[in-house]
Context: one part of a larger RNA
């Protein structure tokens, strides 16, 4: 580690169960609601969080009626109650009934705040209580009616159409609604409103005459009903009285016993009994007689509901025989009808009648005839729907199912929000829910006793599989792979048998393992083809896909009837979703033919008694099954998309109203001043002030340049470093607006909520998908196709081809022979056409040259036609002309055959051979045609391989013969036989050329040769001559030249090579000897060499082979396939026979699309029949049995259902679908524990300590990583209370974590009882199909305006809020003095802007003395000296200083004009005039001030070391220290100043005035020594964060004040206080 067995965890399939659904049936109801509803919020219980009841009279209150022993809900427990004086519980009736919500007194972010008025309480404000302040509005599932009104989609495109008047949105109403009593229809006959059902009918039509759409009339039900607008009346509602009847509580209500198992009896046995009751359901298993209850019978004090009769009332009620109508023009809709010949209906526009001697209809019109009287109106039933409540049903589900929800589910969670949306049942009869013990830190857990029929033991019924382990048994450390199969050594081995007293030992042997060995590349889809390195699948459960409906069509089969057959709707009955009888309206068939009138077994065509086409010479209907097709979502899942109606501007664009923020340096515009230049103004020049700027350098802040990390991240965009702006078109908070073909956009298709070339939710909806994927038991027969033709058509499809089934007849088809035929391929030809051709001849036409022009010629190796000789050539050439197909016919033989009907499937082919196009006579290329094969075909063979060779697998067998192919090992069979060859490992696969070569064998032809060949040896190869020219030189041998000659000679080139500068030299041709028999030369052939280069490895499949184990012939054996035989068997067709399931013959069983037959199992259901607590169902082993899907038997465990037959019905069979959902592997004990700012010791405390606590050091932030405080978040806050199961990325004793307690105190702080601003909202108006949409006043609405508090103590946990001490505002009363008050109207004020500098000056800050207090102070004291810490104090009153501003006039007083301020003013403003220094204003100072602190002194307690120290706690006294000085200056002064240009809220509050009013009153100002009121809400903790927005205890965002030192220009930087911390491994 594998494989087997057993025993276990996980995990929750399976079986059972059902509380819960889900579809109906009949009844009933069909609404609630300003007497406040539908929902909702916050109380409500002795303890009480949740649901459930209720409402401050609160899980309840009163009457009345039921009912009869308990009760105080789901819920247990204690406590504490009630009840025969009738509770608890059920009816009916009544009483309270907070606060929101139609909300309705205003207002408001729903459950809140704020009023007025009336009455009560009180002395008065205040505050409370009770009533009142609103007026028809809202909510409910679906059914009506009506206003508006899509689009996907289908038409294989799309625009009319069509989906479809659907979906949606709106108005509005009723138990129904809506229609509705003829200006109706027919059609010479007639009916008599409306509405619904069957029909008519998919017909009449309509309709890019496509796609579809689709009437009426009449019939036959169902229900029935007429009637009003002058005067009246039908009817209708309402009350009341009386029958009758019903609903809301309930009573009565037959019959059974032993007995045996067994926890338990209902069961099993004997024996009864009741039934107007044998539905059901419980009871410890399975009950007619136990309980309940069932059939029957009875029953209301109260309230209702039907409802005929009387009575009274109300209503009806609007006005009249329809006129701006009918009717037309034009532009639209609606009827089947889409403008069309288009009647009828409706009307947006324009227009217009007649009026009974009239009008309008009968599909244009128009006439005679018929029917009718529009232009007012009411109506009941037949119909349609079910949130509701009641009683039942179910061939419906049964926890993945059934609703989304059996369970505290519209929950929990997700989303800003519309909106989306889960998981989760089971203990037993009965909690009898485990008393004690033990291990254990233990309230974990385990083990023991005990309870139970049984731990079923609460993670609880059964308990499968994956997956994870333990124990044994065999096996595994020289051996590679679909892991299996076939054979199979050894080891273990129950069992049996045999010997033995026994231990044990032998035999045989289920079973387990399995060394070796022989053969083998999973499924599954899609493909021409897939191990493929194409798809899909981590595993294993459970779910997961051709179904339903339709009087629709068709076809086959069954059944009934038969020239007939059948009823729908409905009625009527029953034992009630069901039958049954009645119902003949209607269809269908019995006649066709024609465009039709028409004829009619015939018609039509035509001149036709032709001829042709269509018919006729009879079977159908109607039901039920089954195939298929239509019409629906139609086999399941999957789009991107389009439209409807909504939600969104907390992101993030832009705008608006309103507040905030920019350390700190630099530069130095303009102006202004002075001074010079200049005669002079201007103008220049210097200084100096001055302080501008989309200026400049850098920090906050904002942005994001480059790099790198980081990429299963810390982070769904950030980190580190760099970097860009940084007074501007700057940043930035609050509140607000624009909205989806729309906003917004300094524009990038950028944003608009982690989404944008058109957001998100929900709908129309199951849009469509010619396109991909997936499609589930079994076994029998046949079995294909990738090809024509057509296509906006090429991966679709439609018809044919090909399958299959069923029927059917002697047709078809096929081979051989035989006879006839028709063709024009191969081929072959071409003076047989056409075209195309090479060389000659001959020779026209033409070029060229000659010939004095010019004519007559003439030459011509030039081009060339005819014609002639030679030689050739073609798919679109044929003077010919096969083989093979091919048509007929006729004979034999073979055939699951032709025709019709039902059902497909295919219409991507593809490979080798062979013609052929095309390409290169390239492709594993591509288009065809013939065949075979692979698709859809195993089996042997070629090493391995879809296609080649062979040969077509029913099954079995330890039979036999053979084919391709083999026969030396692997490897079954021959080292077989004979005769050549080959020497190259050629070669044993498969392919190789041109060309080259004394390899070699074998045949031909030729020459030479015993007169001596060839080959080798030895010898000669010589003379003219240096052959003539050329040449510097050429002497055989650069090169020219030639009767290349001649001579000796056996022979010997004016030279065959090599070599010299030229000679010269070697050499060959030739010759002679020697040698002694063959030698050459040339053609055909076999088998061989070289040419000869590729990627793992040099290989022929290896090893290896040489007279073979190579090649070529010939032979004999043999071996080899699922072929063939042989024996058994199964089964399909046909035939016979017997006979209803069997025998005999005979010929069949590869098979994918795909067709047909027979089966098998699941679940329910009827009938029949059975099984079960003495053990069903399920769940696991083993064992037996079918061709198989399956089936039985039986141990085990379960512990209560369930089987078998025959039938029937289906939510009916998984391996896939990147398949749903759960579990449970793998990765892996793998990364990774989330900013490298850091720990260490000691002690405590516990079972236990890196992390907790406490000491001591160490580090690190420190313009914070400190403090304060808005959003926001909700208890996280605080415990010397407890606890670690889970949360913490690790451990915890610890905690922002679990339990349990407690904690939030305000006239002065924020809001509200004030005010306005963007902006909402909205009355009057106005607009709009509706919904709405705009909007003066007025209201809301802060991010702004506006009255008032400070200091110190206190607590665990609150404080400007308690508490001491001190104030301060606003109001009431009452006193007093004085008095024109009076507003929603006037007027003044509230009142505003950017940048820039100055003085003054407090806080803080640093200096320096001084003083207090500890401490140091070397052996001891003093004295001086270091050293460290301290040495402070508010609001507020009272005073009013620096500064500012004013003589160019602060402030005052006073006069006029009433032409300003909407009306008035004594105010303002406007014109005078008098007068002269105020006015505003921090600061500082006094008091407040006996606070408080430090330190001391005392007292009590706690803790540690231990016996007198040390530390802390709280409580008591004491009063020992500057009311010190500078520098520098935040806030303030300041709402000032100076400069600019872009020129910088609004109401109130305060003040003044006055109208109306009111005048001794109220009111008003002022004073107070008293004396009263002051309401609501927030107030805890975080808060640059582990509490807030980011899924997280998350390196990211986050608006504002404070913000120390030292160095520094500074909030840069670095170090460091105060204070926080070391960032949970």
């Nucleotide at each position: 580690g594998g494989c087997g067995u057993a025993u276990g965890g996980c995990g929750g399939a399976u079986g059972c169960c059902u509380a819960g659904g889900c579809u109906c049936u009949c009844g009933g109801a069909g609404g609630c609601u300003a007497c406040g509803a539908a929902g909702g919020a916050c109380g409500u219980g002795g303890u009480a969080a949740g649901c459930u009841g209720c409402g401050a009279a609160a899980a309840g209150u009163u009457a009345c009626g039921g009912g009869g022993a308990g009760c105080u809900g789901c819920a247990a427990a204690c406590g504490a109650g009630c009840u025969a004086u009738g509770a608890u519980c059920c009816g009916u009736a009544a009483a309270u009934g907070u606060c929101c919500g139609a909300a309705u007194g205003g207002g408001g972010c729903a459950a809140c705040c704020c009023g007025g008025c009336u009455g009560g309480u009180u002395g008065a404000a205040g505050a409370c209580c009770a009533g009142u302040c609103u007026u028809a509005a809202g909510c409910g599932a679906a059914c009506g009616c009506g206003g508006g009104g899509a689009a996907c989609u289908g038409a294989a495109a799309c625009a009319u159409c069509u989906a479809a008047g659907u979906a949606c949105c709106c108005g509005u109403a009723g138990g129904a609604a809506a229609g509705g009593a003829g200006a109706u229809c027919a059609a010479u006959a007639g009916a008599g409103a409306u509405u619904c059902c069957g029909c008519a009918a998919g017909u009449a039509g309509u309709g890019g005459c496509g796609a579809g759409c689709g009437a009426a009339c009449g019939c036959g039900g169902a229900c029935g009903a007429g009637c009003c607008c002058a005067u009246a009346a039908a009817g209708u509602c309402u009350a009341u009285a009386u029958a009758a009847u019903u609903u809301u509580a309930g009573u009565g209500g037959a019959a059974u016993a032993u007995u045996c198992u067994g926890g338990a009896a209902a069961g099993g046995a004997u024996a009864a009994c009741c039934g107007a009751a044998g539905a059901g359901g419980g009871u410890g298993a399975a009950a007619g007689u136990c309980c309940u209850g069932u059939a029957c019978a009875c029953g209301a004090a109260a309230a209702g509901g039907c409802g005929a009769u009387a009575u009274a009332g109300a209503u009806g009620a609007a006005g009249a025989c329809g006129a701006g109508u009918a009717g037309g023009g034009c532009g639209g809709a609606a009827c089947c009808g889409g403008a069309g010949a288009a009647a009828u209906u409706c009307u947006g526009u324009c227009u217009g009648a007649a009026c009974g001697u009239g009008c309008c209809a009968g599909c244009a019109c128009c006439a005679u005839c018929u029917g009718g009287c529009a232009a007012g109106g009411c109506u009941a039933g037949a119909u349609a729907c079910u949130c509701c409540c009641g009683a039942g049903a179910g061939a419906c589900c049964g926890a993945u199912a059934g609703u989304g929800a059996a369970c505290c589910a519209g929950u929990a969670c997700c989303g800003u929000g519309a909106g989306g949306g889960a998981a989760a049942g089971g203990u037993g009869a009965a909690a009898a829910g485990a008393a004690c013990c033990c291990c254990a830190a233990g309230a974990a857990g385990g083990g023991g006793a005990g309870u139970g029929a049984a731990a079923a033991g609460a993670c609880c019924c059964u308990g499968a599989a994956a997956c994870c382990a333990u124990a044994c048994g065999c096996u595994u450390a020289c051996a590679a792979g679909c892991g299996g199969u076939c054979g199979g050594a050894g080891c273990c081995g129950a069992g049996u048998a045999g010997u033995g007293u026994a231990a044990a030992c032998u035999a045989c042997a289920a079973g387990g393992u399995g060394a070796c060995g022989g053969c083998g590349u999973g499924c599954c889809u899609u493909u021409u083809g897939c191990a493929u390195a194409a798809u899909g699948a981590g595993c294993c459960u459970a779910c997961g896909a051709g179904u339903u409906a339709c009087u629709c069509u068709u076809u086959a089969c069954u059944a009934a009837c038969a020239a007939g057959u059948u009823u729908a709707a409905g009625u009527a009955u029953u034992u009630a979703a069901g039958g049954u009888a009645c119902g003949g309206a209607g269809g269908c068939g019995c006649a066709g033919c024609g465009a039709a009138a028409g004829c009619g077994a015939g018609u039509c065509u035509g001149a036709a008694u032709a001829g042709g086409g269509c018919g006729a010479a009879u079977a159908g209907u109607u039901a039920g099954u089954a195939g298929a097709g239509g019409u629906a979502g139609a086999c399941g899942c999957g789009a991107a998309a389009c439209c409807g109606g909504g939600u969104g501007a907390u992101c993030u664009a832009c705008c608006c109203a309103u507040g905030g923020g920019c350390a700190g340096g630099u530069u130095g515009a303009a102006g202004u001043u002075a001074g010079g230049a200049u005669a002079g103004u201007c103008u220049c020049c210097u200084a100096a002030u001055g302080g501008a700027g989309g200026a400049c350098c850098g920090a906050a802040c904002c942005a994001g340049u480059a790099c790198a990390u980081g990429u299963u991240g810390a982070a769904a965009a950030a980190u580190g470093u760099u970097u860009g702006g940084a007074u501007g078109a700057c940043c930035u908070g609050u509140g607000g607006g624009u909205a989806g073909g729309g906003g917004u956009g300094a524009a990038a298709g950028g944003c608009c909520a982690a989404u944008c070339a058109a957001a998100c939710c929900c709908g129309g909806a199951g849009a469509u998908a010619g396109c991909u994927c997936g499609u589930a038991c079994u076994c029998c027969c046949c079995g294909a196709a990738a090809u024509g033709c057509a296509u906006u058509u090429a991966g679709g499809u439609g018809c044919a081809g090909c399958g299959u089934c069923g029927u059917g007849a002697c047709g078809g088809g096929u081979g051989u022979c035989a006879u006839g035929g028709a063709g024009g391929u191969a081929g072959a030809g071409c003076u047989a056409c056409u075209g195309a051709u090479a060389g000659g001849g001959c020779u026209a036409g033409g070029g060229g040259g000659c010939u004095u022009c010019a004519c007559c010629g003439c030459c011509u190796a030039c081009c060339a036609a005819c014609c002639c000789c030679u030689g050739a050539c073609a798919a679109a050439c044929u003077c010919c002309g096969a083989a093979u197909g091919c048509c007929a016919u006729g004979a034999c033989a073979c055939u699951g055959c032709a025709g019709c009907g039902g059902c497909a499937g295919u219409g991507a082919g593809g490979c080798u051979a062979u013609g052929g196009g095309u390409g290169c006579u390239a492709a594993g290329g591509u288009c065809c045609a013939u065949a075979g094969c692979c698709g859809a075909g195993a089996g042997g063979g070629a090493a391995a391989g879809a296609a080649c060779c062979c040969a077509g697998a029913c099954c079995a067998u330890c039979a036999g013969c053979u084919a391709a192919g083999g026969u030396c090992c692997c490897c079954a069979a021959g080292u077989g036989a004979a005769u050549a060859c080959u020497a190259a490992g050629u070669u044993g696969a498969a392919a190789c050329a041109a060309c080259g070569a004394g390899g070699u064998g074998a045949g031909g032809a030729u020459g030479c040769u015993a007169a001596g060949a060839c080959a080798g040896c030895u010898a000669g190869g010589a003379u003219g001559u240096u052959g003539g020219c050329u040449u510097g030189g050429a002497a055989g041998c650069a090169g020219c030249c030639a009767u290349u000659c001649a001579u000796u000679u056996a022979a010997a080139g004016a030279g065959u090579g090599c070599g010299u500068a030229a000679c010269a030299g070697c050499u060959c041709a030739c010759u002679a000897g020697u040698c002694g028999a063959g030698c050459g030369u040339u053609c055909u052939u076999g088998c061989g060499c070289g040419g000869a280069g590729a990627a793992u490895a040099a290989u022929c499949g290896g090893g290896c082979a040489u007279a073979a184990a190579g090649u070529a012939u010939u032979u004999c054996a043999c071996c080899g396939a699922a072929g063939c035989u042989a024996u058994g068997g199964c089964u399909u067709u046909g035939c016979a026979g017997u006979u209803u399931a069997c025998u005999g013959c005979a010929a069949g069983g590869g098979g994918u699309a795909g067709g047909g037959g027979a089966g098998c199992a699941u679940u329910c259901c009827a009938a029949a029949u059975g099984a079960g607590c003495a053990g069903a169902a399920g769940u696991u082993g083993a064992c037996c049995u079918g061709u198989g899907a399956g089936g039985g038997u039986u141990g085990a465990u379960g512990g209560a259902u369930u089987g078998u037959u025959u039938g029937g019905a289906a939510a009916a069979g998984a391996a896939a679908a990147u398949g749903u959902a759960g579990g449970c592997a793998u990765g892996a004990g793998u990364a990774a524990c989330g900013a490298u700012a850091a720990a260490a010791u000691a002690g405590g405390u516990g079972a236990g300590a890196a992390a907790c606590c406490u000491a001591u050091u160490c580090g690190c932030c420190g313009u914070a990583a400190g403090a304060c405080u808005a959003a926001g978040g909700a208890u996280u806050c605080c415990u010397c209370g407890a606890u670690c199961g889970a949360u913490g990325u690790u451990a915890a004793u610890c905690a922002g974590a679990u339990c349990a307690g407690g904690g939030u105190u305000a006239g002065u702080c924020g809001g509200g009882a004030c005010c306005u601003a963007a902006g909402g909202u909205a009355u009057a108006u106005c607009c709009g199909a509706a919904a709405g949409g705009a909007g003066a006043a007025g209201c809301c609405g802060a991010u702004g305006g506006a009255a008032a508090a400070c200091g110190g103590g206190u607590u665990a946990a609150u404080a400007u809020u308690c508490c001491c001490g001190u104030a301060c505002c606003g109001g009431u009363a009452u006193a007093u003095a004085c008095u024109g008050c009076g507003a929603c109207g006037u007027g003044g004020u509230g009142a505003c802007g950017a940048a820039g500098g100055u003085g003054c000056g407090u806080a803080a800050g640093a200096u320096c003395u001084g003083c207090c207090u500890a401490c140091u102070g070397a052996c001891g004291g003093a004295a001086u000296a270091g050293u460290a810490g301290g040495u402070u104090g508010a609001a507020g009153u009272g005073u009013u200083u620096a500064g500012g501003u004013u003589a160019u006039g602060a402030g005052a007083c006073u006069g006029g004009a009433u032409a300003g301020g909407u009306a008035a003013a004594u105010c303002c403003g406007c014109c005078g005039g008098u007068u002269g220094a105020g006015c505003u204003g921090a600061a500082g100072c006094a008091c407040g001030a006996u606070a408080g602190u430090a330190u001391c002194c005392u007292g009590a307690g706690a803790u540690g070391c231990a016996u007198g120290c040390a530390u802390u706690u709280c409580g008591g006294g004491a009063a020992u220290a500057a009311u010190g000085a500078u520098c520098c200056c935040a806030a303030g002064c300041g709402g000032a100043c100076u400069u600019c240009c872009a020129a910088g809220a609004a109401a109130a509050c305060c003040c003044a005035c006055u109208a109306a009013g009111c005048u001794u009153c109220a009111g008003g100002u002022a004073u107070a020594a008293c004396a009263c009121c002051g309401c609501c809400c927030g107030u805890a903790c975080c808060g640059u964060a582990a509490a807030c927005c980011g899924a997280c205890a998350c390196a990211g965002g986050u608006a504002g004040u404070c913000g120390a030192g030292g160095a520094g220009a500074g909030c840069a930087u670095c170090c460091u206080c105060a204070g926080g911390c070391g960032c949970u491994c």